[in-house]
Context: one part of a larger RNA
RNA sequence: GGAUGAACGCUGGCGGCGUGCCUAACACAUGCAAGUCGAACGGAGUUGCCUCUACCCGACGGAUCAUCUUCGGAUGUGAAGUCACCUGAAGCGCUUAGUGGCGGACGGGUGAGUAACGCGUGGGCAACCUGCCCUGCACAGGGGGAUAGCGGUUGGAAACGACCGGUAAUACCGCAUACCUUGACGAUACCGCAUGGUAAUGUCAAGAAAACGUUUAGUGGUGCAGGAUGGGCCCGCGUCCGAUUAGUUAGUUGGUGGGGUAACGGCCUACCAAGACGACGAUCGGUAGCCGACCUGAGAGGGCGGACGGCCACAUUGGGACUGAGACACGGCCCAGACUCCUACGGGAGGCAGCAGUGGGGAAUAUUGCACAAUGGGGGAAACCCUGAUGCAGCGACGCCGCGUGAGUGAAGAAGUAUUUCGGUAUGUAAACUUCUAUCAGCAGGGAAGAUAAUGACGGUACCUGACUAAGAAGCCCCGGCUAAAUACGUGCCAGCAGCCGCGGUAAUACGUAUGGGGCAAGCGUUAUCC
Numbered sequence: 001g002g003a004u005g006a007a008c009g010c011u012g013g014c015g016g017c018g019u020g021c022c023u024a025a026c027a028c029a030u031g032c033a034a035g036u037c038g039a040a041c042g043g044a045g046u047u048g049c050c051u052c053u054a055c056c057c058g059a060c061g062g063a064u065c066a067u068c069u070u071c072g073g074a075u076g077u078g079a080a081g082u083c084a085c086c087u088g089a090a091g092c093g094c095u096u097a098g099u100g101g102c103g104g105a106c107g108g109g110u111g112a113g114u115a116a117c118g119c120g121u122g123g124g125c126a127a128c129c130u131g132c133c134c135u136g137c138a139c140a141g142g143g144g145g146a147u148a149g150c151g152g153u154u155g156g157a158a159a160c161g162a163c164c165g166g167u168a169a170u171a172c173c174g175c176a177u178a179c180c181u182u183g184a185c186g187a188u189a190c191c192g193c194a195u196g197g198u199a200a201u202g203u204c205a206a207g208a209a210a211a212c213g214u215u216u217a218g219u220g221g222u223g224c225a226g227g228a229u230g231g232g233c234c235c236g237c238g239u240c241c242g243a244u245u246a247g248u249u250a251g252u253u254g255g256u257g258g259g260g261u262a263a264c265g266g267c268c269u270a271c272c273a274a275g276a277c278g279a280c281g282a283u284c285g286g287u288a289g290c291c292g293a294c295c296u297g298a299g300a301g302g303g304c305g306g307a308c309g310g311c312c313a314c315a316u317u318g319g320g321a322c323u324g325a326g327a328c329a330c331g332g333c334c335c336a337g338a339c340u341c342c343u344a345c346g347g348g349a350g351g352c353a354g355c356a357g358u359g360g361g362g363a364a365u366a367u368u369g370c371a372c373a374a375u376g377g378g379g380g381a382a383a384c385c386c387u388g389a390u391g392c393a394g395c396g397a398c399g400c401c402g403c404g405u406g407a408g409u410g411a412a413g414a415a416g417u418a419u420u421u422c423g424g425u426a427u428g429u430a431a432a433c434u435u436c437u438a439u440c441a442g443c444a445g446g447g448a449a450g451a452u453a454a455u456g457a458c459g460g461u462a463c464c465u466g467a468c469u470a471a472g473a474a475g476c477c478c479c480g481g482c483u484a485a486a487u488a489c490g491u492g493c494c495a496g497c498a499g500c501c502g503c504g505g506u507a508a509u510a511c512g513u514a515u516g517g518g519g520c521a522a523g524c525g526u527u528a529u530c531c
Stems, first nucleotide, its partner, number of pairs: 001531004006527005013403006019396002021361001026359003030356003035102003040099002043096004048092002051089002058083003065076004109314003118239008128231002133227007141175001143173002150165006180207007188199004211219002240286003247277003252274008289311004294303003316337005339350004367393001369392003375389001376387004406436003416427004440472001443466004450458001475520005480501003486515005496503002
């Protein structure tokens, strides 16, 4: 000099873009962060629509009949029919607890652990898997038994159950069929990189399926092959400090048989052998997520790994498996530990290193905001629903960048202040005065793009226009040398300063104040750390 996820002191006008628990992977109140599909299924509900409908009642309606009659009619009776209410049933619509499907393995967080094939880079798999998606080929025949919901009975404070009855499916299970796949046995051709690989082929054995849909369009189901994407495993090289850590190792090193896995392998197991690693640093101890990057430097190098992107690991601590294409699974399950909460004391519930927020720790780090409008993700045929991902807004000069705090004229060199040799000198064109302008802020009017026909959280935002007033907007550090910038007074080795040298003991350019000056500027200094 540069740099920072910074902090502290003094000060503080505006905007844009970024960025913000580095400490306790400490504990967490509250709300939200993963659902969706009724076009898979049976129900349940429904003050919706429509059709039909028993009894009773009501309104309209007036046939018929009776009485009276002045023969005009009056009074009473009240059928058919219509409407409304009500009961029940069928259909449609809507809602949805449950069964079922897909997704909760992505997205989001954190860096505790890890010195490791964890990461980076370059290869290998003739030792592997891959839901959804794309392409091609071939299929989908015919049956069965359950079970939730529901109804009934019942236990418990609750969490949650138990028994009985009956029911549906794209839930579950046999059978048939087999383009084909797999296995066993047989045999051929070609090829390679050792085990072997590929292609065609014979016999035997085993192996599928699901329907929904205004029955149209379409969406699905099964088998096989290929692709794409995503993963798994192996290897070469690289990857911090300590020798005041020199020996380490028994599943240890190798083999055979067996098991296990998608797959190779001491991955596991039985037996056999005695190996394996190490001064080219094993083992042990300490520290640490790794990289692209970032900072610095002419470079070589040194430092660093916050934000963003890739990989890894973790999800209160430890262990375990289940389901599934994929997990040994942050907002799934089981067990154990610690902690917190509820309890009727018998027993239960929980996991913010998701977004906000609280306590605590700390020098120190933000709102319990708005919206799914955009981008993207999950589900759905779709409408749409969900999405603290994301897009935005709020707070903080935390950083970078931009702008402003006025411009011209103005000598009586005003007043004030400081100093003085008392003449003056400095502040100083600085101010006042006068002329002008309006960037920002404030006021009023208009008003986007981002969205495709519609749909905008941001937001009446950005931006444009008009009128208006110099008004609302400057500080901080330094002035002995290094190092740009000096005088006066006070103090008197005191009070104090200080990065180094060093100042201060009566004229201190070094302490304190004032005036003046220098530097930077919405910042300026200090501290910490790196080059």
The part of an RNA shown here (small-subunit ribosomal RNA, 5' domain) has 531 nucleotides and comes from an uncultured bacterium. The RNAcentral record of the full RNA draws on ENA, Greengenes and SILVA.